[in-house]
RNA sequence: GCCCCUGUGGUCUACCGGUAAAGAUUCCGCUCUUUCACAGCGGAGGAACGGGUUCAACUCCCGUCAGGGGCA
Numbered sequence: 001g002c003c004c005c006u007g008u009g010g011u012c013u014a015c016c017g018g019u020a021a022a023g024a025u026u027c028c029g030c031u032c033u034u035u036c037a038c039a040g041c042g043g044a045g046g047a048a049c050g051g052g053u054u055c056a057a058c059u060c061c062c063g064u065c066a067g068g069g070g071c072a
Base pairs, nucleotide, nucleotide: 001071002070003069004068005067006066007065010025011024012023013022018055026044027043028042029041030040031039048064049063050062051061052060
């Protein structure tokens, strides 16, 4: 330099054109307990960025960025 793959809460993983993005874990609060832990309940936290297509985009297309792999 070229090619391929990936990018979803702090972390791990779903969903995949259709309106409200699901679960676990983490964190916070409450209940319980002599207290902590466990358990139960509630809450907070997310589609890498920019453009395009479409009635509608996390999803499709293009570019940028980041990570991984391959060739030279």
This is a predicted structure of a 72-nucleotide RNA (transfer RNA) from Mycobacterium talmoniae. Its Rfam family is "tRNA". By type it is a transfer RNA. Model confidence (mean pLDDT): 81 of 100.